[in-house]
RNA sequence: GUCGAUUUGAAGGGGUGCCCACAAGGGCUGAGAUUAGACCCGUUGAACCUGAUGCAGUUCGUACUGCCGUAGGGAUUGGAUCUUCUGAUGUU
Numbered sequence: 001g002u003c004g005a006u007u008u009g010a011a012g013g014g015g016u017g018c019c020c021a022c023a024a025g026g027g028c029u030g031a032g033a034u035u036a037g038a039c040c041c042g043u044u045g046a047a048c049c050u051g052a053u054g055c056a057g058u059u060c061g062u063a064c065u066g067c068c069g070u071a072g073g074g075a076u077u078g079g080a081u082c083u084u085c086u087g088a089u090g091u092u
Stems, first nucleotide, its partner, number of pairs: 001085001004082007012041003017028004048073003054067004
């Protein structure tokens, strides 16, 4: 210098829909349903966005299943310890 593992600091990405109701509010699914110092995700990336008010099945339903999808995008770096391989130098 480098492979891998563990650990840690800091900084990031993302969504918030549907139904009933004048409203207040209530209900459904979900990890999360506009704010919780929550939840999810970070390249081994379907977190999330675009296509898309998409297509098919199914359903009371936007819930569920599949397709689209090997599509196009999408947010990370530093330190410490151990370790693999390797280089340089010194000593014997």

Predicted 3D model of a 92-nucleotide RNA (TPP riboswitch aptamer (THI element)). Of the family's consensus pairs, 90% are formed in the model. It matches the Rfam family "TPP riboswitch aptamer (THI element)". From the family's description: Vitamin B(1) in its active form thiamin pyrophosphate (TPP) is an essential coenzyme that is synthesised by coupling of pyrimidine and thiazole moieties in bacteria.